[in-house]
RNA sequence: GCCGGGGUAGCUCAGUGGUAGAGCGCGAGACUCAUAAUCUCGAAAUACGGGUUCGAUUCCCGUCCCCGGCACCA
Numbered sequence: 001g002c003c004g005g006g007g008u009a010g011c012u013c014a015g016u017g018g019u020a021g022a023g024c025g026c027g028a029g030a031c032u033c034a035u036a037a038u039c040u041c042g043a044a045a046u047a048c049g050g051g052u053u054c055g056a057u058u059c060c061c062g063u064c065c066c067c068g069g070c071a072c073c074a
Base pairs, nucleotide, nucleotide: 001070002069003068004067005066006065007064010024011023012022013021018054026042027041028040029039030038047063048062049061050060051059
């Protein structure tokens, strides 16, 4: 440099052109003598910029970052 994959909640991952979800974690409550477990409730996220569209997390372009492969370089 080229090709491919990826970037969504604190972490690990789903997701569809029309309200953004789960598990774990976190906070509160219930239960308990107490703790754990369990149950209920809650807070919390679409990498950045632009375009298409009535509407973009999703489609297109560019940028940045991560992973893998190939090439180049003495």